[in-house]
Molecule: small-subunit ribosomal RNA
Organism: uncultured bacterium
RNA sequence: GAGUUUGAUCGUGGCUCACGAUGAACGCUAGCGAUAGGCUUAACACAUGCAAGUCGAGGGGCAGCAUGGUCUUAGCUUGCUAAGACUGAUGGCGACCGGCGCACGGGUGCGUAACGCGUAUGCAACUUGCCUCACAGAGGGGGAUAACCCGUCGAAAGACGGACUAAUACCGCGUACACUCCAGUCUGGGCAUCCGGGCUAGAGGAAAUGAAUUUCGCUGUGAGAUAGGCAUGCGUCCCAUUAGCUAGUUGGUGAGGUAACGGCUCACCAAGGCAACGAUGGGUAGGGGAACUGAGAGGUUGAACCCCCACACUGGUACUGAGACACGGACCACACUCCUACGGGAGGCAGCAGUGAGGAAUAUUGGUCAAUGGGCGAGAGCCUGAACCAGCCAAGUCGCGUGAAGGAUGACUGUCUUAUGGAUUGUAAACUUCUUUUGUAGGGGAAUAAAGAACAGCACGUGUGCUGUAGUGAAUGUACCCUACUAAUAAUCCUCGGCUAACUCCGUGCCAGCAGCCGCGGUAAUACGGAGGAUGCGAGCGUUAUCCGGAUUUAUUGGGUUUAAAGGGUGCGUAGGCGGCCUGUUAAGUCAGCGGUGAAAUCUAGGAGCUUAACUCCUAAAUUGCCGUUGAUACUGGCGGGCUUGAGUGUAGAUGAGGUAGGCGGAAUGCGUGGUGUAGCGGUGGAAUGCAUAGAUAUCACGCAGAACUCCAAUUGUGAAGGCAGCUUACUAAGGUACAACUGACGCUGAAGCACGAAAGCGUGGGUAUCAAACAGGAUUAGAUACCCUGGUAGUCCACGCAGUAAACGAUGAUAACUGGGCGUAUGCGAUAUACAGUAUGCUCUUAAGCGAAAGCGUUAAGUUAUCCACCUGGGGAGUACGCCGGCAACGGUGAAACUCAAAGGAAUUGACGGGGGCCCGCACAAGCGGAGGAACAUGUGGUUUAAUUUGAUGAUACGCGAGGAACCUUACCCGGGAUUGAAAUGUAGACGACGAGCGGUGAAAGUCGCUUUCCCUUCGGGGCGUCUAUGUAGGUGUUGCAUGGUUGUCGUCAGCUCGUGCUGUGAGGUGUCGGUUUAAGUGCCAUAACGAGCGCAACCCCUGUGUACGGUUGCCAUCAGGUAACUGCUGGGAACUCCGUCGUGACCGUCGUCGUAAGGCGUGAGGAAGGUGGGGAUGACGUCAAAUCAGCACGGCCCUUACAUCCGGGGCGACACAGGUGUUUCAAUGGUGGGGACAAAGGGCAGUUACCUGGCGACUGGACGAGAAUAUCCAAACCCCAUCACAUUUUGGAUAGGAGUUUGCAACUAGACUCCGUGAAGAGGGAUGCGUUAGUAAUCGAGCAUCAGCCAUGGAGCAGCGAACACGUUCCCGGCCCUAGCACACACCACCCGUC
Repeated sequence: GAGUUUGAUCGUGGCUCACGAUGAACGCUAGCGAUAGGCUUAACACAUGCAAGUCGAGGGGCAGCAUGGUCUUAGCUUGCUAAGACUGAUGGCGACCGGCGCACGGGUGCGUAACGCGUAUGCAACUUGCCUCACAGAGGGGGAUAACCCGUCGAAAGACGGACUAAUACCGCGUACACUCCAGUCUGGGCAUCCGGGCUAGAGGAAAUGAAUUUCGCUGUGAGAUAGGCAUGCGUCCCAUUAGCUAGUUGGUGAGGUAACGGCUCACCAAGGCAACGAUGGGUAGGGGAACUGAGAGGUUGAACCCCCACACUGGUACUGAGACACGGACCACACUCCUACGGGAGGCAGCAGUGAGGAAUAUUGGUCAAUGGGCGAGAGCCUGAACCAGCCAAGUCGCGUGAAGGAUGACUGUCUUAUGGAUUGUAAACUUCUUUUGUAGGGGAAUAAAGAACAGCACGUGUGCUGUAGUGAAUGUACCCUACUAAUAAUCCUCGGCUAACUCCGUGCCAGCAGCCGCGGUAAUACGGAGGAUGCGAGCGUUAUCCGGAUUUAUUGGGUUUAAAGGGUGCGUAGGCGGCCUGUUAAGUCAGCGGUGAAAUCUAGGAGCUUAACUCCUAAAUUGCCGUUGAUACUGGCGGGCUUGAGUGUAGAUGAGGUAGGCGGAAUGCGUGGUGUAGCGGUGGAAUGCAUAGAUAUCACGCAGAACUCCAAUUGUGAAGGCAGCUUACUAAGGUACAACUGACGCUGAAGCACGAAAGCGUGGGUAUCAAACAGGAUUAGAUACCCUGGUAGUCCACGCAGUAAACGAUGAUAACUGGGCGUAUGCGAUAUACAGUAUGCUCUUAAGCGAAAGCGUUAAGUUAUCCACCUGGGGAGUACGCCGGCAACGGUGAAACUCAAAGGAAUUGACGGGGGCCCGCACAAGCGGAGGAACAUGUGGUUUAAUUUGAUGAUACGCGAGGAACCUUACCCGGGAUUGAAAUGUAGACGACGAGCGGUGAAAGUCGCUUUCCCUUCGGGGCGUCUAUGUAGGUGUUGCAUGGUUGUCGUCAGCUCGUGCUGUGAGGUGUCGGUUUAAGUGCCAUAACGAGCGCAACCCCUGUGUACGGUUGCCAUCAGGUAACUGCUGGGAACUCCGUCGUGACCGUCGUCGUAAGGCGUGAGGAAGGUGGGGAUGACGUCAAAUCAGCACGGCCCUUACAUCCGGGGCGACACAGGUGUUUCAAUGGUGGGGACAAAGGGCAGUUACCUGGCGACUGGACGAGAAUAUCCAAACCCCAUCACAUUUUGGAUAGGAGUUUGCAACUAGACUCCGUGAAGAGGGAUGCGUUAGUAAUCGAGCAUCAGCCAUGGAGCAGCGAACACGUUCCCGGCCCUAGCACACACCACCCGUC
C1' cells in the first nucleotide's frame, strides 16, 4: 500500500496478501565453473582403522634389523661366496628407567539465570613451565630401583616373590649476598586495613659439571613478557494464579586452609541479611562479537568464523604437575556392551572417517605433511584426521552458456473465429551469412618454494653475516595458454477471478476438484481438468516451515478510554511521581574539550588481487558504549536565606430535604366495640375465586396499631458518592460571600492501606398497619409453573453485626491555568429597599471559535496545555475453570487456556417493515341491488386411468386461459405400414431425356409393379428445363423463457420517478420533491437555498350528447300538384324536418352571491343541450415479480440425422370413483302456455344472402324475383291485448333415455348440430365463506359478428331495447399515496433470531 464487516457510507477493529531472509525439507527440472556450507532430531548406542608423541647428544642395555670381527662347516680356484655359532665393537633400537609434552590443537552445548558472559575498574590479597634480560652459583658423598635373569599364581588381563645394576631418577651434608620469617632503626609514599627503600642481628632453605672442545643443559634471586586466578560497579528471558526467604544464614574475634582474599572451613559472640527498584520459588536458555529484518527506534536469532564458559557414558573423588580435579590419565559407584576356563576381566567417537537408530532431513571407513601451525629433539628428523587438498550434495551466493545478424507468400501444423475470409503461434521456422564462450580432440604448461636447516667456501668481533652447491609439490599434468572442428552438447518451472503482470476454447455440472484472504463449481466456469496463447523468473522454479516487515495492531519515537475494547462506586491517605516568586552556594543530573578502552573478523567508504563478480587483501571511517580528567552553570536536583499570589487560619453576617439522637402532629389504611341500615359487596376486557342474612359493603361515634409524610415542589436546594423531604429540640459537619489580621509552599495526585457505600440478602432480638417474592385459589390460553383477579408468608420498619455489589451513569478520574456571547434561576456582596449597573459561587438552556467517525461537546469542554492515578488491545469460549484471598452462607475479588469464527461492534444514510403515530384515497368497508357456494347440464383444470389420453399456463396476476371452432386434416401423442438428399429450398459433379398423363395388377392407404405415350432453343460448340445418382446440406412443436429479442400480465390510470446547475454534508446522501392550503392528480397557490427542466397527471386523438353552415342519394316529405287495392315518397317536385356525412361552434368557476391571502371551495343561483374532468374509449412514468411465452415468430448454446426428421391408415386429445374454478337452465304466478299486435342498433353476404311460391307437423326441400348493398335480404325479444293455468314437483323444470328424421361432409360408431313423437330425473331459493356493481349503471330482453363444410357457442368481443335501489360515514377489514419517530431487517416481517423437545 491492497483485499475483506455494509444495499451504500464514515470511522473503530481484527484476519489475509505483496518484500526480504534461512545450516532448511518436499515436488518438477537440470549444461558448466568459482566460492562459502552440509545431524537443527537421540549429550542415542557404537564394529573397524587412524587422531600424541618424541629424545640414544640422560641411562642400563640389546629382543628384532643391518654392518664389522672371531670360530666352524660346505661349495670350489689362492681368495671369494653361502650357512651356522660367538661377539654391543658400530649403525641404530622393541620393551624399560629418566626428561619434556600429553592442561595445546580438535569436538559438543548436557548443565548453568550465574561475576557464567559483556563492559569498565581493582588486587597495597596472588601464581606463571618453556622464552628474554641481569646477578650469583654448581663442593663433596650415599643408598636404592625398573629392565634383564630365576621362580610362583592365573583362562586371560595381570599380579607377586627372589637376586643383579645405571642415570640429567632419588636422598643427606657443606656453602648461599640479594630469597623467606622475626626483631630493631632511618627514610619515602599511599587508599582505611597499609606499602616501598637502606642498615644491623638471628633462624630456615639449592644444584647435574651431565654430555663430546665450541654449545646445550642445572640451581638460586630480581625484572620483563606471556598465560592465568580473585574481587567489584553496571547490563543480561518469562511467570505475582511464586510474597515473603534465610541458620554458616548476616556480621565480628580467633584459628585452620589456599598461589592468594574471603564463612572457604571450624570454635565462640552478636542477631542480623535479602525483598514490591520483585527476594524466594517455578519454567526456559550456554553468553558475546555478530546475523536477518526495519527509514529509524526496535523485533527475532546466536548455524558457519572469532572470543569466553561448561562438558567428555552418568555421578563423585583426588593424584601428578608451572598449569587439570584432566575427551583418547587414575580410583570408587551406577547403568549398558563385550571376553571368559564362571573364578574373574575389558570398554567409553560431544576427535576424523564410518555403522545402526531416530528423523522431513545433512557427505568419503579418500590423499599429503608440499605449505601454515603445534609437540619432542643439538640436529637430521619423527609424530600431527590440527591443517592443506580432493570426493559427494542446486544446499546458498556469484559468473558464463544454451547462439548472433539477415530472413514474409507473414508457408505448413496447431488454436480461435462473425468461417469463400480473418487473427494468433510469428522473424518464430526453413534458408543465407557470421561467431566458437562452452564442448570434443591434439599439444604446451604454472604460481603456491623461499627461508630455515644440510654441505662447501669467505669475512671478521667465534656466532653472526655473505656467497655457492644439491634437493624438497599432496592438490596436479590441475588452473592457464595454443591449434583444429562443428550451431554443433545444453530450458525448465510456476502462474494467468480481484489483490497481482498475464485470456480464450473444450470437458465437467455444488460432481470431480480449487483455495493465501475474499471466494469459485448446481449445463454457456477467464477461479476445477485439458489444450492453444500469454505473463513472470530462469539452471532453476514452485510449495511447506520459521523470523522481521507491512502492523502507528503494545504506540519512547508513535495510540487510545461519552456511544466502537477501555475512568476504579466514592473519599481520606502511606510510599512514589510532579511542584509558586526572589537570591546565595554546590556541581549529582545536563553540556563541552581532552585522555584510556571499545580484540580481530563483520558492516560502510576508497583502493588493490583472482579474465569479471561473488570472494580475498590494504587503508580509512564507524563501533552511537564504559571509565577517567578539565571546564561551563541557563534548567532540574542538594543545602541555606527571604517573599506572598498557591494552601491554611481568623473575624462578620447569611444559606440549605447535610448528618446523628430525642420529642410531638394530623390525614389515610387496617382492626376492635357500639349504633343506623339491608342485600348484596368486591373485582374485571368479561368473569370467577373471595366477603356477606351468624347482617357484609355503605354510614356515624369511640378506641388501638404500625408505617409513610398530601399541598408547598421547581430544569429548586444540599452532600465525596450512595443518598437526603411533616413539625420541633439538642449536638455536629460543610461549602460560599465580605474583610485582608495571622502562618509562609505547609501544595497536587495517589500503587498498597483505611473508611463510607442503594436495593436485595444473611445473623440475633424486637415489631408487623400497608404492600408483597414464595405459595394457594380463580380466570385467560392449545398449554400458562406468566401477564389479570382474590388471598398470603419471608421481607418491607427498629437496634446491633455481616455482606460490598448496581445502567453505583454525566455510561465523561482528580487538580491547575487559558480561551467569545446570550436568556433564565438559587444564595451572598453591592450604605438603606422586594429597584438596579456590576461582581462571586452554584444549577439548567442556547450558540462563536475549536474539537469529534458522526451523533454531539462547547468557561460545569469531549477546546488548548501541564501533573498524577486507573483502565483497553478482534468476536465467542468467559468474567467461566483452576489456584489463592475475603465471607456464617449467598457470594465477592483476582482471573486464564484449549477450541472456534472472519468478522463482532460504533455513528450516520437510503429503503422496506410494524397488531407505531398523523393526513388522505379506492365498490375497501358500510348502505343497497343481483348473483356464486346447494341441483342438473356445458366447459376448463387437478387427480386417476390409458398404447396414447400431446403440450404450455398454477396465490392475487393459472383453471369458457394459449384455442376467434380437435370426426379426417388440424396434431405436436399412440399402434401399424412405407421411404432415407428426404414433403419443400440450395451449391457442386456425373448420368439421362423426360417429367408427366392414361390404363391395369396388388394394397387399408401411402406406396410398389407392369403396359402405352412422350421436351424446348441453338451460332450445332452447347444452353434452358426436368428427372435420377453422389456429396455439401436439409429437417426437428427436441431442450434451455434461469442465455435472449419481441410481445404480454400485475402493482396501477396509483401519482409518482428523476435530472442540470447551485447550496449543504469527510461521505453514503440531502435539498429541490419538505411545510401550510387545495386538487381526481408532485393539480395549483403561498412560503422557502434553491432556481429550472424531463418522464408521468391534464390537454391534444376517437365515439357519444347541442345547435349553425355546407352537401342532398339508395335516405326524408312540411308546403304545391298528381296517383294507387293500399294514408304504398308511388310520381312530378322540394332541400324545410328526421337522417347520413364534412368543416367548425360550445364549457372557461366565464358571470352573480358568499367564504378564503391566493389557489380554490360552496349555491336544489342565473343562463345553457351539457356545470365544475359532461359520459365512454385509446393512451400505462422509473421500476417490481430471474412473472408468462424457445408450441405464434425470431434467435445463442446443447442434442437427433435409415431418426427426436418425413408420408400414410386407424386410434387418442372427448376416458371417469372423485375434487376445485367459470358458466347455462332452474326451482316458478312480477310466472308458464296458446292466439293476436308493435318498435331497434350494430353488423354480414357471391362456393354467399335470399323475399315470394310449392311440399313437409318440423328440421328442411324443390323452384324462383331481387340486390352486390342507406335500394332487396338476414331481422328481433322482453313489451302490449285476449284467453287459460291457481300454488301443484304442477300446463314448474327440463336432465336422462327410446323411436323416427333433416342437414353438412369422402366419412357423423368411438365423437357433430338440428327437427318431430313419446320419456319427464334432481331441484322447494341453497352452510361457512366469498364475488360484481354508484346511472342509462346494476338487473333483465333479444339481435348480429369472428372462427367455420358442419359444429359440440350456454364461450368471446361488440350492439341496441327496457331500466332501478343505496351511500350515515371512515371506527374496523383489504390495497395504496405523503409526512414522521423506531428498527439487531436489506433475499428487506413469508425478515432476523432465542430457547425447549